[in-house]
Context: one part of a larger RNA
């Protein structure tokens, strides 16, 4: 390295890692759920070779060998939850995934010499396209939905007024000079964007409270009061890939469970496109359980092949 093994059968281990098991064709049969397409080769079960007789051919009868999809080839299956819809792509040489992408949704810019990008420029891409188009940003099939806040930051729009660089105009003063002029300097008026300012805008960046009292056992507080705020977290989900305390409490699973699942809600620090919740199908993804199976183990043993070493 390749195999075999009594009895047991996951007791091994972070974990069934590895191995074993399943496997073909025909026929029967096939659940929940479902986007009605699937799920599905679901699951579960039966048959199978060759020769002779007979027959159009099967069938049937008899016989042979070791049990006959005789070798090779050739899915293990079921249940549960999470994440991501899916097919696809990814760290060339330790990571294939829940990451990226995706169809789809939304916001936003752009009217064509388009916006955007590259370049000093000429020019080019965009595009031999034209808003059902092109660029940017975010989310990520589908279904049900997507609450409140524009005070701050940003963006867009507006414009009465204020502020000002620069420039222009008018007018004065000093120095110098014969003068023209040159030079220094003051005052006043006009003058851009921006800022101040006024609105809008959150699928823009973001944010979404505290205290006290109250019901005829107790507890709790639908209710009331008060402070603060731009507004005080709505629907949903919830010890979660988020829960510190925590191995929360109850139930199921086990002889026994820091596990898993279902509930509860006291959410240290959930929450609605940095999307919320649910979801059939899919996944060399992750968690838990069961059946089958086995040298993973109890607990080792044996056979063979090759190599190494030694001797010849």
């Nucleotide at each position: 390295c390749u195999c075999u093994u009594a009895a047991g059968g996951a007791a091994c281990u972070c974990g069934g890692c590895a191995a074993a098991a399943u496997a073909g064709u025909u026929c029967u049969g096939u659940a929940a759920c479902u986007u009605c397409g699937g799920g599905a080769u679901a699951a579960a079960g039966a048959a199978c070779a060759c020769c002779u007789u007979u027959u159009a051919a099967u069938a049937a009868a008899g016989g042979u060998u070791u049990u006959a999809u005789a070798a090779a080839u050739a899915g293990g299956g079921a249940a549960u939850a999470g994440c991501g819809a899916c097919u696809a792509g990814u760290u060339a040489a330790u990571a294939a995934a829940a990451c990226u992408a995706c169809a789809a949704g939304a916001c936003u810019u752009u009217g064509c010499u388009a916006a955007a990008u590259u370049g000093u420029a000429a020019a080019a891409u965009g595009a031999u396209g034209u808003a059902u188009a092109a660029g940017g940003u975010c989310u990520g099939a589908u279904a049900u939905c997507u609450g409140c806040c524009c005070a701050g930051u940003g963006c867009u729009a507006g414009a009465a007024a204020g502020u000002u660089a620069u420039u222009u105009u008018a007018u004065g003063u000093g120095g110098u000079g014969a003068a023209a002029g040159c030079u220094a300097u003051g005052u006043a008026a006009a003058u851009a964007a921006g800022c101040u300012u006024u609105a809008g805008u959150a699928a823009a960046c973001g944010g979404c409270g505290g205290u006290u009292g109250u019901a005829a056992c107790u507890c709790u507080a639908a209710c009331a009061a008060u402070c603060c705020u731009a507004a005080g977290g709505u629907a949903g989900c919830g010890a979660a890939a988020u829960u510190c305390c925590u191995a929360g409490u109850c139930a199921a699973u086990u002889a026994a469970u820091u596990g898993u699942u279902g509930a509860c809600c006291u959410g240290c620090a959930u929450g609605a496109g940095a999307g919320a919740u649910a979801u059939a199908a899919c996944g060399a993804c992750u968690u838990u359980u069961c059946c089958a199976c086995u040298g993973u183990c109890u607990c080792a043993a044996g056979a063979g092949u090759g190599a190494a070493u030694u001797c010849a």
Source information:
Predicted 3D model of a 312-nucleotide part of an RNA (large-subunit ribosomal RNA, domain IV) from Guillardia theta. The RNAcentral record of the full RNA draws on ENA. It matches the Rfam family "Bacterial large subunit ribosomal RNA". The source organism's lineage runs through Eukaryota, Cryptophyceae, Pyrenomonadales, Geminigeraceae and Guillardia. A source record names the gene rnl.